[in-house]
RNA sequence: AUGAUCGACGUGCCAAAGCGCCGCCGCCUCUCGGCGCGCGGGGGAACCACAGCGGCCAAUAAGGGCCGCCGGGGCGAAUUCGAGAGCACGCCGAUGCGCGCGCCCUCGGACGAGGACUUCCAACCUCGAGCCCGUCAGCUAACCUCGCCGGCAGAUUGGAAGGCUCGU
Numbered sequence: 001a002u003g004a005u006c007g008a009c010g011u012g013c014c015a016a017a018g019c020g021c022c023g024c025c026g027c028c029u030c031u032c033g034g035c036g037c038g039c040g041g042g043g044g045a046a047c048c049a050c051a052g053c054g055g056c057c058a059a060u061a062a063g064g065g066c067c068g069c070c071g072g073g074g075c076g077a078a079u080u081c082g083a084g085a086g087c088a089c090g091c092c093g094a095u096g097c098g099c100g101c102g103c104c105c106u107c108g109g110a111c112g113a114g115g116a117c118u119u120c121c122a123a124c125c126u127c128g129a130g131c132c133c134g135u136c137a138g139c140u141a142a143c144c145u146c147g148c149c150g151g152c153a154g155a156u157u158g159g160a161a162g163g164c165u166c167g168u
Base pairs, nucleotide, nucleotide: 011153012152013151014150018037019036020035021034022033023032038148039147040146041145042144043143048138052069053068054067055066056065057064071136072133073132074131075130079110080109081108082107083106084105086103087102089100090099091098092096111128112127113126114125115124117162118161119160120159121158122157123156
């Protein structure tokens, strides 16, 4: 001098995931507990919308009951289509570069999400996961109820409009 890692403080980013007050304490901060505001999610009338398939029973104007099969839903941008390779399973009279289906990997398209004040346009880069309920929930006023975690670090470029801050 440079690079990496760790810790503290500060400033920002993704996301609903923030702010304040009180208590404990000699003081500050943190942790924990409580309250309020703020932000976000779920359940929940009328009206409207929706009403699977098969069998049996009943009824014969309408309407229903039982059983079996397929379940269904929520948070989140995290959906969908096609092609190729590999693995496993099943089927066939034709044993085949066959058909069906599952998993996984790669590539491409459509669509969706993020990129540092906001919006619009264009280009570029990246992401399209994960978790939960448990046979149950459409919308939904009143009402009821839950969450405020976690992860990251030089944050792309140009144009237009608006805004903020600093200096003069």